[in-house]
RNA sequence: UUCUUAUCAAGAGAAGCGGAGGGACUGGCCCGAAGAUGCUUCAGCAACCGGCUGUGUAAAGUCAAGGUGCUAAUUCCAGCGGGUCAAACCCGAAAGAUGAGGA
Numbered sequence: 001u002u003c004u005u006a007u008c009a010a011g012a013g014a015a016g017c018g019g020a021g022g023g024a025c026u027g028g029c030c031c032g033a034a035g036a037u038g039c040u041u042c043a044g045c046a047a048c049c050g051g052c053u054g055u056g057u058a059a060a061g062u063c064a065a066g067g068u069g070c071u072a073a074u075u076c077c078a079g080c081g082g083g084u085c086a087a088a089c090c091c092g093a094a095a096g097a098u099g100a101g102g103a
Stems, first nucleotide, its partner, number of pairs: 001103008013042005021031003025079004043071003048067002050063004075095001080092004
């Protein structure tokens, strides 16, 4: 980088550094010199991998020391299709993110 697959309505922030854009893309709408985004440390959330119990190598339960992940807004909302049209809302897809496995 790519393929397969599962999940994406819940949850969880302080300090230090730094100094301008950031929220993937496009449009909107937000965040940001009262210092965002980012990086580091510590803390936390969750429970994909993992440990334990269990069993039908299932389901289920439990733990959080280990590998990831995450800690503004539903993946912030929409973008494509459907629910006759407009608005609103709902469903599905695509795209994206993360894990596990493979090339």
Predicted 3D model of a 103-nucleotide RNA (SAM riboswitch aptamer (S box leader)) from Bacillus aerolatus. The prediction has a mean pLDDT of 85.